[in-house]
């Protein structure tokens, strides 16, 4: 001095769904709090090498009490930083000394 991968910090994007009086139960990283309600805070994810999320979608198939619960649709089209720090790797380059 470059580089994968990790961690951390700014900034920024995101959704918060079924079933149920309730308790609690299913998924899921995350289904919280407060609030009439808009909404804010909190935690979780996710940021171009972008399946976080969004649309298509009141879709299709197939489970379930029920539901984006699973699989198709699908790398299809949209989507926030090619943002900084650290320390380990390694690779390389310069310099000194033998």
């Nucleotide at each position: 001095u470059c580089a994968c991968g990790c961690a951390c910090c700014u900034u920024g994007g995101g959704g918060c769904g079924c079933c149920g009086u309730a308790a609690g139960g299913c998924u899921g990283a995350g289904a919280g709090a407060c609030g009439c309600g808009a909404g804010u805070c909190a935690a979780c994810c996710c940021a171009u090498u972008g399946a976080a999320c969004c649309u298509g979608c009141c879709c299709c198939g197939g489970a379930u009490a029920a539901u984006g619960c699973c699989g198709g649709c699908g790398a299809a089209g949209g989507a926030a930083a090619c943002g900084g720090u650290g320390a380990c790797u390694g690779a390389u380059g310069u310099u000194u000394u033998u």

Predicted 3D model of a 98-nucleotide RNA (TPP riboswitch aptamer (THI element)). Its mean pLDDT, the model's own confidence on a scale to 100, is 78.